[in-house]
RNA sequence: AAACGAAAAGGCAAAUUUGUCGAAAGACAAAGACGCAAAACCACAGAUCUACGGAUUGGUAAACAAUCUACGAUGGCUGGGUUACCGAAU
Numbered sequence: 001a002a003a004c005g006a007a008a009a010g011g012c013a014a015a016u017u018u019g020u021c022g023a024a025a026g027a028c029a030a031a032g033a034c035g036c037a038a039a040a041c042c043a044c045a046g047a048u049c050u051a052c053g054g055a056u057u058g059g060u061a062a063a064c065a066a067u068c069u070a071c072g073a074u075g076g077c078u079g080g081g082u083u084a085c086c087g088a089a090u
Stems, first nucleotide, its partner, number of pairs: 003090001004087002011036002016031006034076001040082003044079003047074003053069006
């Protein structure tokens, strides 16, 4: 130094509840801890979720319904990139 992950300090915070925002997925704040050694950051690839809007179809039409669609979301789904605390064992 790289792998690696014992200990200690410090850190993050799932479900759930309340409030706010959003069409939704979901996000943020507070409470709360299931867990996490990158559960820090980046939607680049894959995956998953959502469908206001858009497209198509049905419908005389309007309403409405079905299907498709990411430019939306998840970094606590996987890969990749960037940065980082500690130092037992190997």